The part of an RNA shown here (small-subunit ribosomal RNA, central domain) has 355 nucleotides and comes from Lepidodinium sp. MH 360.
Model confidence (mean pLDDT): 82 of 100.
Taxonomically the source falls in Lepidodinium (Eukaryota, Sar, Dinophyceae, Gymnodiniales).
Context: one part of a larger RNA
RNA sequence: UUGGGCGUAAAGCGUUUGUAGGUGACUCUUAAAAUUCUUUGUCAAAAAUUAAAACUCAACUUGGAUUCUGCAUUAAAAACUCGGAGAUUGGAAAAGAAUUUAAGUGGUAAGAAUUUUUAACAGAAAGGUGAAAUUUGUAGAGUGGAGGUGGAAUACCGGUAGCGGACGCGUGCAGUUAGUGAUAUUGACACUUAAGAACGACAGUUUAGGAAGCGAAAGGGAUUAGAUACCCCUGUAGUCUGGACCAUAAAUGAUGAAAACUAAACUUUUAUAUUUGUACAAUUUUGUUUUAUCAGAGUUGAAGCUAACGCGUUAAGUUUCCCGCCUGGGAAGUACGUUCGCAAGAAUGAAACUU
Repeated sequence: UUGGGCGUAAAGCGUUUGUAGGUGACUCUUAAAAUUCUUUGUCAAAAAUUAAAACUCAACUUGGAUUCUGCAUUAAAAACUCGGAGAUUGGAAAAGAAUUUAAGUGGUAAGAAUUUUUAACAGAAAGGUGAAAUUUGUAGAGUGGAGGUGGAAUACCGGUAGCGGACGCGUGCAGUUAGUGAUAUUGACACUUAAGAACGACAGUUUAGGAAGCGAAAGGGAUUAGAUACCCCUGUAGUCUGGACCAUAAAUGAUGAAAACUAAACUUUUAUAUUUGUACAAUUUUGUUUUAUCAGAGUUGAAGCUAACGCGUUAAGUUUCCCGCCUGGGAAGUACGUUCGCAAGAAUGAAACUU
């Protein structure tokens, strides 16, 4: 390489976008690049295969046929692929208007709680633990009520729910951007995707702010044989905001993207249409309910698949197509080199040796 694989055994890039490349709906016509078939030439000998001959047999030797799967050439075929010229609407895109959404973004407003503070009241403890102590307090604490302050986070609703490409997103209000399903319309404009680009939790870096609570480090008190810990009292960085970096996670559904097909049952969230009855209203309508369809989110489960566990129309089933990745364990995600980074480090990524 071929073959075989990637939920859990080695293996799906964190996600999206995207160039080259690969692949690509339906109908008619044309051409003959590729394809199939035909003719001829060539493809040294040896070797190989096959049935013979000849050394007494065999190996060996001899001559014949085949093979050497190729290349060139010639005459044809037109179903499929490609190309050229047209047509179609099922794939795809899709204005205005409407609807849905914890999707994004900036702004503004709000209440509860913690902290702190002010003026009084009051007068001895409070706090914390398994028990204590460090700690706070007669310079008046803690507790209760009132008025301020500042920062961070949004109880209940809340859900097996919803939105988003992933990371992720939860107080109200209005704005803005975006997504979804559906139509006129366009008429294959599509799918995938090396390279490239953008986004990317937490922690960390840099600069300027902010700093209530929490809290690595650090200090102290306990516990203990010791206690560089678990528990307690403090507490810096950090956590928050703006700008600039970093680019990694069990970044998980441990399951790449797109498309088609393949039993059912139940639950749930939107949307569209439809039916029946009830209640209100009596002009419209609103809510609930039934059925169907589209798009999601879940639970069982036939067939099938799987080493098993399990998966099962949201496939790990049956197929097509493109990309990524895997090839015993360790050494090792290490060394060296290169690229990126302020750094921390990240990306790429071996071998000797060992078993």
It matches the Rfam family "Bacterial small subunit ribosomal RNA".